Predicted 3D model of a 106-nucleotide RNA (SAM riboswitch aptamer (S box leader)) from an Anaerolineae bacterium. Its mean pLDDT, the model's own confidence on a scale to 100, is 84. Lineage of the source: Bacteria > Bacillati > Chloroflexota > Anaerolineae. The model forms 95% of the base pairs in the Rfam consensus.
RNA sequence: CACUCAUUACGAGCGGUGGAGGGAAUCGGCCCGAAGAAGCCGCGGCAACCCCCGAAGCAUCGGGAAGGUGCCAAAUCCGACAGAGGUUAUCUCUGGCAGAUGAGUG
Numbered sequence: 001c002a003c004u005c006a007u008u009a010c011g012a013g014c015g016g017u018g019g020a021g022g023g024a025a026u027c028g029g030c031c032c033g034a035a036g037a038a039g040c041c042g043c044g045g046c047a048a049c050c051c052c053c054g055a056a057g058c059a060u061c062g063g064g065a066a067g068g069u070g071c072c073a074a075a076u077c078c079g080a081c082a083g084a085g086g087u088u089a090u091c092u093c094u095g096g097c098a099g100a101u102g103a104g105u106g
Base pairs, nucleotide, nucleotide: 001106002105003104004103005102006101007100008099013043014042015041016040017039021032022031023030026080027079028078029077044072045071046070049068050067051064052063053062054061055060076098081095082094083093084092085091
């Protein structure tokens, strides 16, 4: 980097440093930010993908949190494409695309 599978409306922030951006990308919207953004560091926390234990026996269920990741504003912040419904300018639902994370394969 590509592919496969699973999840993606739960949950969980302080301090230091830094100094103007940030919410993946494009467009539109809406937010966060000098009462201090991103990034980096420390500590803390959440969750339970890998992992461990038990049940079961290949489907899964219960428990745990030492270790490997991940995450800690807002549904993945919302929409974009297709379909259905409502409806006349916008809403609701479902699916898809894209993204993120993990596990695996090449």